[in-house]
RNA sequence: CGGGACGUGGCGCAGUCCGGUAGCGCACUGCAAUGGGGUUGCAGGGGUCGCGGGUUCAAAUCCCGCCGUCCCGACCA
Numbered sequence: 001c002g003g004g005a006c007g008u009g010g011c012g013c014a015g016u017c018c019g020g021u022a023g024c025g026c027a028c029u030g031c032a033a034u035g036g037g038g039u040u041g042c043a044g045g046g047g048u049c050g051c052g053g054g055u056u057c058a059a060a061u062c063c064c065g066c067c068g069u070c071c072c073g074a075c076c077a
Base pairs, nucleotide, nucleotide: 001073002072003071004070005069006068007067010026011025012024013023020057028044029043030042031041032040033039050066051065052064053063054062
């Protein structure tokens, strides 16, 4: 330098194909059961969907550019 994949609550991921209320598990908070812990059950909080722009009534999703991580290749040594 070229090609590809990925970026979404604290962590791990789904949702993107085919635009229409942002979700799951763990974690966290509260309550109950227990003498307490663990555990279980119930309830709850938490998101600029990497950044910027475009299309659209409406974008995590489609289009363009950029950034970061990883993989492959080329180049230099």
Molecule: transfer RNA
Organism: Gemmatimonadota bacterium